[in-house]
This is a predicted structure of a 1514-nucleotide RNA (small-subunit ribosomal RNA) from a metagenome. The sequence is in RNAcentral, with records from SILVA. Its mean pLDDT, the model's own confidence on a scale to 100, is 82. Its Rfam family is "Bacterial small subunit ribosomal RNA".
């Protein structure tokens, strides 16, 4: 630390996607122990049942029962004593505001920090000082009495208090005054002789005098309680800063934002009234609308960030849902009060009761998350004096592998590498030292026995020693001694026994990734994170072996952060990949020159306070280790105070001029408006001449013209544009600006001197300019010219062309705001080699000046560094650096939908989502293709000569047909092919008999040699049956062995069965085209390139020259065959010239000559001219032969899943009494048709008839057969002669002489048929081939098309061989006779070099777009509809607080008394305000919605053919 995926490969750009770690997790398989931890993340859903807050008799007043004792008795009971001043409920006091839950709501002083309170409170707690007085009336329990189901409640009587009231007293306390000190001027502290005012409660324990009602007074301890200062805890308020996401939320705001007076509250404060100004907030995002508790901190991360906010620990809210308040030190109170609503339960229907989001449980909801345990011993809390009670906080225990951490399933030896699995080339390998077996050990597990720590408190009882007092009581303090207090738990731990005995599973295993093989299955099941697998040889489905990982656990699935630099601060981009706003003005902002002084905002340093514990991090103990705990310490990167530096930055003062302007002097320019004037030219009018055409096209037609077009001459009318000058010139910020004058005006540039003194750069929002088209009013219209008519073209032409033509273009006013609005490149400033043109204005060379030097300013090209993904780009940057601003974050959906603004309208701006896909892209490479170019080849065409196609036959294919018509082979490159020869056989196909280790190989067993004949039945196969007849090798003479045959057993054997898409081998085709690579070096980031391109030249990548190339392979060419010319050898069967012979090379001879078959010459552009002095190429010589001399063979690297499993060989499947075999018939020769290849024709260049010459290769013993005879002939008899340079097949034909036919369906053509026959051959019916004689059919040169051929060729004529028993129009061969034409490469068709284009790479039979049908699916509009929430007006107003009344009603004080009145309170009543509800309006959002609008995904649909080529109209 990365990796897979676009591509034919390449580089870059970009998404997707994987490997890591975590988790309150769920779900599948699986499962031994132990410690530590965690455990409703969903429905703040309802909620049975238990339990979670009581507690004090030392504050107070009553006061049972059960029982049990006795005592009485009428034996039914009853009374007293204990039980007991106990239970219990009450008054009263304290706590119930903590502890415990939970996160619904809340984006906000709620939380975090840090800071204010001079604007506050704080029970219990501590420390200080002083009190603690003296009255008084009540009322619950109780008791009687009424009501009612109940809950409960009245009335009547009676009582206490640390309950309530009164008075008194009271400082330093609270107000009012004036004074002193401080001060933020707001106020706050202190001290008065000073005026008013506000407290209280007792209870318990000992006691020596004295008193006594015997209770006590009193003393005295001790708690309690008033007041008051302090203090410690805890809270309230108040700032700064920080704290999510939507601007498709942009303006909010009327108590609003201030001030006075007033009122409230502990306490500022519009916190709430009155009046009074008119303010506050807010693009540094107010206001709304979403979603959320916050934080220590916890996952991840290298950090920076990024997600989360469970446990634990900090605040904060909330407590069935809304609103009140009350008591209190403190609450607007989870387990209190009221009241409304919802639910839920109980009811005698009249009224009632309830809140688990304490802690167990239950329902429900969900992938999901636990026991209705035990106990207060510990910790801690709440009362109590204390003992004690209380405590689902809290200790523990229990269920779940949810997590982390530890242990274990055993350890050593053990090779015959046991058997079994599985594989396999059959030999072995592998599971595997793995088992078995032998020796050990005891974690763990059983079983025995032992047994902790947590226990200190506290009280009690014994004692010692202070203290407080009058004190040997008593209290209080401190010590010692004893005995007692453990849920967990008989638990942790120890010891001892026993036994390998009870304890291993999950996922992967094509690549990314660590693991390879069989065996099913066969695009099917089925897998998959991505890429992608599965169509019969699946390392990828499923199962086995075997392997890898991890391991009491494994995978899978979810979610979060990594990797992703893929939101870039740290760390990213916009020429073409996404992506610079069309241009300019300019506001805020943001940044800004040079030098001083001052400040201290930012900045840097030192101090200090804080930054909670936990948690992380280090050190260290403790738990047998670790997890885990605990001690210390680091550290919290952060804020507040304070001292201090002043370099950069800010601000502040006062300078400078180089940025930036101002003024003055020049010239240039299609810069802007506006008024006018000009010629040329289209076109219309009127007129003249003039006659039939014009026009227009690829070719025509529509149109115009005999009512006179068109030319063509003359005048006029009008509109619009401004030819030449024109120029990668000029001018503008872009759109854009082109005729001449004139006027108004903008900017740029050069000079060169003075001033001004950073006045500048950019610029979110605004404003303004903006091409063409189009809109709106009014002109105006020559030419053009959407739409729209009509001719044409086409299948079809709503197009492309023509021929007309309206808006509209063009003028004035207003709009519109878009464009490939481009340099696809925002603005500024600076800096970095250069070389060359072009425009403007200067300078020098004496002047001048189109030369030459230089400066500035625009504006081009070339090209270094440099940069880039490559193409580029390079002083006018895409190169190095600063500032501002604008965009980008996969492709598609979509710049679309809603919203919203602009607009008359068209439309514009502003911009998503859902749902799909793994790519989409850029730039380069290499090919292939283009109705893209060039050059060049080839029977390609053209030029010529002959077929097909038309007939009739053969042959082979399709198709139909059949029991079978057996298979293959499919454009060129199947179709007279496999077939070099289907009557039976062949034969692989039908029928139909039969056979079953087989017709064929090898082993093994038993018999026999073998082998020959014959006979019966049968269609045959076959079956019976008889006869003959024994060899050869070895022998121990029993027999054994070879070779054959019969039988018999199982191993097999046999498949022309399937797969040619598993394959070898062979073959075809492009193609005998000229191409195809390599090495090494150079070059590119690289696929690649370079070489092999370029100038010649070839038949050639042939060869030459030059070149970052140098060389070398295959292939070209040559080498081989054969033909052609000549020499040597060597002549039999071949010759035969000389010399004899002869019918006859027939015999002598002969070695000349043909000829034969060996070996040599020869031909090399080698010589002449031309070309560059190559390469070569044209002509000529010379020569049999001349430019590869003619043919043949030879087929580079590849292509085509081309042919062939039926030529053979072979994997793998499949049949085995059958898909094997053996036979007999019959098919493969069918026949309405189609198509391919032939043959024979249609005739006079000919046909018939006679005669008569000249050949090459060939084959021949089952063989060719020859003379000679028979036959009209096929043939037959016959049987020399030859295994062949000797016989033979053998007769060459066309020719060449002669003679008939005379253009006709013929003396042309032979098809077809009926006789008669020949040969082969077991056998010509189906199904042979020949012959003779009779018959005489189409057919008169063939429509569109299309083949072959360039010289001994095309055409024509015959002759031979393969197969073969017979069968050739067919294949392979061979000879004769023997032509035309070729100007050439425009054009077709293939092909090869270079080169552009490409969105192809299955490579154009590519690739691909829209519409329309059909299914999903998501999603806008939509009459509406339902729902939820905010709001505004309104009406209603429960409880309640507050104010008013208060004729009702009132213990406590008063006053006069006893009658009653006053203060003062209250009940009820009225207002404020208000929770809800009721009706109505309005927004927001969210569901359904007939219809309908587009999108997107589907198989192999329809239609056309819009991109890509020039793509066929760029």
């Nucleotide at each position: 630390g990365g990796a897979g995926u676009u591509u034919g490969a390449u580089c870059c750009u970009g998404g997707c996607u994987c490997a890591g770690a975590a988790c309150g997790a769920a779900c599948g398989c699986u499962g031994g122990c132990g410690g530590c931890a965690g455990g409703c993340c969903u429905a703040a859903c309802a909620c049975a049942u238990g339990c979670a807050a009581g507690u004090c008799g030392a504050g107070c007043g009553c006061g049972a029962a059960a029982g049990u004792c006795a005592g009485c008795u009428u034996u039914g009971g009853u009374u007293g004593g204990c039980g007991a001043g106990u239970a219990g409920a009450g008054c009263g006091g304290c706590g119930c505001a903590c502890g415990g839950g939970u996160g619904a709501g809340u984006a906000a002083c709620a939380c975090g920090u840090g800071a204010g309170u001079a604007a506050c409170c704080u029970g219990c707690c501590u420390c200080a000082a002083g009190g603690u007085a003296u009255g008084g009336g009540a009322u619950a329990a109780c008791a009687g009495u009424g009501g009612g189901a109940a809950a409960c409640c009245g009335c009547u009587g009676c009582u206490a208090a640390u309950a309530c009231c009164g008075u008194a007293u009271a400082a330093g306390c609270c107000u009012c005054c004036g004074c002193c000190c401080u001060u933020u001027c707001g106020a706050g502290g202190g001290a008065g002789u000073g005026g008013g005012g506000a407290a209280a409660a007792g209870a318990g324990g000992g006691g020596g005098a004295c008193c006594u009602u015997u209770g006590g007074g009193c003393c005295u301890c001790u708690u309690g309680c008033c007041u008051u200062g302090a203090g410690a805890u805890g809270g309230g308020c108040u700032c700064g800063c920080g704290u999510c996401c939507c601007a498709u939320u942009a303006g909010g705001u009327a108590g609003u934002u201030g001030g006075u007076g007033g009122g409230g509250u502990a306490a500022u404060g519009g916190c709430c009234u009155a009046c009074c100004a008119a303010g506050c907030c807010a693009u540094c995002g107010a206001u709304g609308g979403g979603u959320a508790g916050c934080u220590g901190g916890u996952c991840u991360g290298a950090g920076a960030g990024g997600g989360c906010g469970a446990u634990c620990a900090g605040c904060c809210a909330c407590a069935c849902u809304g609103g009140a308040a009350c008591u209190g030190a403190g609450a607007c109170a989870c387990g209190g009060u009221c009241c409304a609503g919802a639910c839920u339960c109980c009811u005698a229907c009249g009224g009632g009761a309830g809140g688990c989001a304490g802690c167990a449980g239950u329902g429900g909801g969900g992938a999901a998350u636990c026991u209705u345990g035990c106990g207060c011993a510990a910790u801690g809390g709440g009362c109590g004096a204390a003992a004690g009670c209380c405590u689902g906080a809290c200790g523990c225990a229990g269920c779940c592998a949810u997590g982390c951490c530890g242990c274990g399933u055993g350890a050593g030896u053990g090779a015959u590498g046991a058997a079994g699995g599985c594989c396999u080339u059959u030999g072995g390998g592998u599971u595997g030292u793995a088992a078995a077996g032998c020796u050990c050990u005891g974690u763990c597990u059983g079983g025995a026995g032992g047994g902790a720590c947590g226990a200190a408190c506290g009280g009690g009882g014994a004692u010692u020693a202070g203290u407080a007092c009058a004190a040997c009581a008593u209290g209080c303090u401190a010590g010692u001694c004893c005995a007692u207090u453990g849920a967990c738990g008989g638990u942790a731990c120890c010891u001892c026994c026993a036994a390998a005995g009870a304890a291993a599973g999950c996922a992967c295993c094509g690549g990314c990734u660590a693991a390879c093989u069989c065996c099913g299955u066969g695009c099917c099941a089925g897998u998959a994170g991505u890429u992608g697998u599965g169509g019969u040889a699946a390392u990828a489905c499923g199962g086995a072996g075997g392997g890898u990982g991890c391991g009491a656990g494994c995978g899978u699935u979810g979610u979060u952060c990594g990797g992703a630099a893929u939101u870039a601060c740290u760390g990213g981009g916009c020429g073409u990949a996404a992506a610079g706003c069309g241009c300019g003005u300019g506001u805020a902002g943001g940044c800004g020159g040079c030098a001083c002084a001052g400040u201290a905002u930012g900045u840097c340093g030192g101090g200090u306070g804080u930054g909670a514990a936990a948690g992380c991090c280090c050190a260290u103990g403790g738990c047998u280790c670790a997890a885990c705990c605990a001690u210390g310490g680091a550290a919290c990167u952060g804020c507040g105070c304070u001292c201090g530096a002043a370099a950069c930055u800010g601000c502040u003062g006062a300078g400078c001029u180089a940025g930036a302007g101002u003024a003055c002097g020049g010239g240039a320019g299609a810069g802007g408006g506006a008024u006018g004037u000009g010629g040329a030219a289209u076109u219309c009018c009127u007129g003249g001449u003039g006659u039939a055409g014009a026009g227009g096209u690829g070719a025509a037609a529509u149109u115009c013209g005999u009512a006179g077009a068109g030319a063509u001459c003359a005048g006029g009318a009008g509109g619009a544009a401004c030819a030449c000058c024109c120029g990668u010139g000029g001018c503008g910020a872009a759109g854009g600006c082109g005729a001449c004058a004139u006027c108004c005006u903008g900017g740029a540039c050069c000079g060169a001197u003075a001033c001004u003194g950073a006045c500048g750069c950019u610029g979110a929002g605004a404003c303004g300019c903006g091409a063409a088209a189009g809109c709106g009013u009014g002109g105006g219209g020559a030419g053009c010219a959407a739409a729209c008519a009509g001719g044409a073209u086409u299948a079809g032409a709503u197009a492309c062309c023509c021929u007309g033509g309206u808006a509209g273009u063009c003028c004035a006013c207003g709009c519109c705001g878009u464009a490939a609005a481009c340099g696809a490149u925002g603005g500024g400033c600076a800096c970095u080699a250069g070389g060359u043109g072009c425009a403007g204005c200067g300078g020098g060379u004496a002047u001048g000046a189109u030369c030459c030097c230089u400066g500035c300013u625009g504006u081009g090209c070339c090209g270094c560094a440099g940069u880039u993904a490559a193409c580029g780009c390079a002083u006018u940057a895409a190169g190095u650096g600063c500032c501002c601003c604008g965009c980008c974050u996969g492709g598609g959906g979509a710049g679309u939908a809603c919203g919203g603004c602009c607009g008359c309208a068209a439309g514009g701006c502003u911009a998503a989502a859902a749902c799909u896909c793994a790519a989409a892209g850029g730039a380069a490479u290499u090919g292939a293709c283009g109705g893209g170019g060039g050059c060049c080849c080839g029977u390609a065409u053209a030029a010529g000569c002959g077929g097909u196609g038309g007939a009739g036959c053969a042959u082979g294919u399709g198709g139909u047909u059949u029991a079978a018509u057996u298979c293959g082979a499919a454009g060129c490159a199947a179709u007279g092919u496999g077939c070099a020869g289907a009557a039976c056989c062949u034969u692989a196909c039908c029928u139909g008999g039969g056979c079953u280790u087989g017709a064929c190989a090898u082993c093994c067993c038993g018999c026999g040699a073998a082998c020959a004949g014959g006979a019966u039945a049968g269609a045959g196969a076959u079956a019976u049956c008889c006869u003959g007849g024994u060899g050869c090798c070895c022998u121990u003479c029993g027999g054994g062995g070879a070779a054959c045959g019969c039988g018999g057993u199982g191993a097999c054997a046999g498949g022309u069965g399937c797969u040619g898409u598993a394959u070898g081998g062979c073959u075809g085709u492009c193609g005998u085209c000229a191409g195809c690579u390599c090495g090494u070096g150079u070059u590119g980031u690289g696929a690649g390139a370079u070489g092999u391109u370029g100038g010649g030249u070839u038949a050639a990548g042939u060869c030459u020259c030059g070149c970052a190339a140098u060389g070398a392979g295959c292939g070209u060419a040559a080498u081989c065959c054969u033909c052609g010319u000549c020499c040597u050898u060597a002549g039999u069967u071949a010759c035969c010239a000389u010399u004899a012979u002869u019918u006859a090379g027939u015999u002598g001879g002969g070695g000349a000559u043909u000829c034969u078959a060996a070996g040599g010459a020869g031909a090399c552009u080698g010589c002449c001219g031309u070309g560059u002095u190559a390469a070569a190429c044209c002509g000529g010589a010379g020569g049999a032969a001349g430019g590869u001399g003619g043919g043949g063979a030879u087929g580079a690297c590849g292509u085509u899943a081309a042919g062939u499993c039926c030529u053979u060989a072979u994997g793998g499947c499949c049949c085995u009494u059958a898909u094997g075999u053996c036979c007999a018939g019959g098919g493969c020769u069918a026949c309405a048709c189609a198509c391919g290849u032939g043959c024979u024709a249609c005739a006079a260049u000919g046909g018939u008839c006679g005669g008569u010459a000249c050949a090459a290769a060939g084959g021949g013993c089952a063989g060719c057969g020859a003379a000679a005879c028979a036959g009209c002939g096929a043939u037959g008899u016959g049987g020399a002669g030859c295994g062949a340079a000797u016989c033979c097949c053998a007769a060459a034909a066309a020719g060449c002489c002669g003679a008939c036919c005379u253009c006709a369906g013929u003396u042309c053509g032979g098809a077809u048929u009926g006789g008669a026959g020949u040969c082969u051959g077991c056998a010509a019916c189906u199904c042979g081939a020949c012959u003779c004689c009779a018959u005489g059919a189409a057919g008169u040169c063939g429509g569109a098309a299309u083949c072959g051929c360039u010289a001994g060729u095309a055409a024509u004529c015959g002759c031979g061989g393969a197969u073969c028993a017979g069968c050739a129009u067919g294949c392979c061969g061979c000879g004769g006779u023997g032509a035309a034409u070729a100007u050439g490469u425009u054009u077709u068709u293939g092909g090869g070099c270079c080169u552009u284009g490409u969105a192809c790479a299955u490579a154009u039979u590519g690739c691909c777009c829209g519409u329309c049908a059909c299914a999903c699916c998501a999603u806008g509009g939509g009459a509406g509809u339902u729902g939820u929430u905010c709001g505004g007006a309104u009406u209603u107003g429960a409880a309640g607080u507050u104010g008013g009344u208060g004729a009702g009603u009132u213990a406590a004080u008063u006053u006069u008394u006893u009658g009653a009145g006053g203060a003062g309170g209250u009940a009820g009543c009225c207002g404020c305000c208000u929770a809800u509800g009721g009706a109505u309006c309005g927004g927001a959002u969210a569901g359904c919605g007939a219809c309908u609008g587009g999108g997107g995904u589907g198989a192999a649909g329809u239609u056309g053919a819009a991109a890509u080529a020039a793509g066929g109209u760029a």